[in-house]
Annotation:
A computed fold for a 71-nucleotide RNA from Planoprotostelium fungivorum, annotated as transfer RNA. NCBI's taxonomy places the organism under Eukaryota, Variosea, Cavosteliida, Cavosteliaceae, Planoprotostelium. The RNAcentral record of the sequence draws on ENA and Rfam. Its Rfam family is "tRNA". It is annotated as a transfer RNA.

RNA sequence: GCUUACGUAGUAUAGGGGUAGUACUUUGGAUUGUGGCUCCAACGACCGCGGUUCGAUUCCGCGCGUAGGCA
Numbered sequence: 001g002c003u004u005a006c007g008u009a010g011u012a013u014a015g016g017g018g019u020a021g022u023a024c025u026u027u028g029g030a031u032u033g034u035g036g037c038u039c040c041a042a043c044g045a046c047c048g049c050g051g052u053u054c055g056a057u058u059c060c061g062c063g064c065g066u067a068g069g070c071a
Stems, first nucleotide, its partner, number of pairs: 001070007010024004018054001026042005047063005
């Protein structure tokens, strides 16, 4: 330099056109003599810019980052 895949809460991941979910973590509550376990609830995210579309996390282009392959 060319090329492929991926990028979503603090972490791991699902979702591929119409309301963004799950688990762990964190916080609050219940329970307990205390703590842990367990149960309930809350907080918390679509890599950036543009395009298509009534509507984009999702489709397309470019860029950035990560990983792999070729040279």